[in-house]
Transfer RNA from an Oscillospiraceae bacterium, 84 nucleotides, folded computationally.
RNA sequence: GCCGGUAUGGCGGAAUUGGCAGACGCACGGGACUCAAAAUCCCGCGGUAGCGAUAUCGUACCGGUUCGACCCCGGUUACCGGCA
Numbered sequence: 001g002c003c004g005g006u007a008u009g010g011c012g013g014a015a016u017u018g019g020c021a022g023a024c025g026c027a028c029g030g031g032a033c034u035c036a037a038a039a040u041c042c043c044g045c046g047g048u049a050g051c052g053a054u055a056u057c058g059u060a061c062c063g064g065u066u067c068g069a070c071c072c073c074g075g076u077u078a079c080c081g082g083c084a
Stems, first nucleotide, its partner, number of pairs: 001083007010026003019067001028044005046057004060076005
């Protein structure tokens, strides 16, 4: 230099043919149970703004196509593998 793969919450990891992003597990917070814990069960749990209702943003980054993009197209970055 060329080719291929991967990038999604705090972590792991899903998402059919483009149609509610974050299922499920772990961790974390609150509660129940207990003398108190552990275990178990219930609820919650992305960012920003807001007292709140709510609004808005969010799939490595920047653009494009589309009514609509984690998904398709172009470029970039990082890591992994192959070729030279």
Description
The coordinates come from a structure-prediction model, not an experiment, and the mean pLDDT is 81. Its Rfam family is "tRNA". The family's RNA type in Rfam is transfer RNA.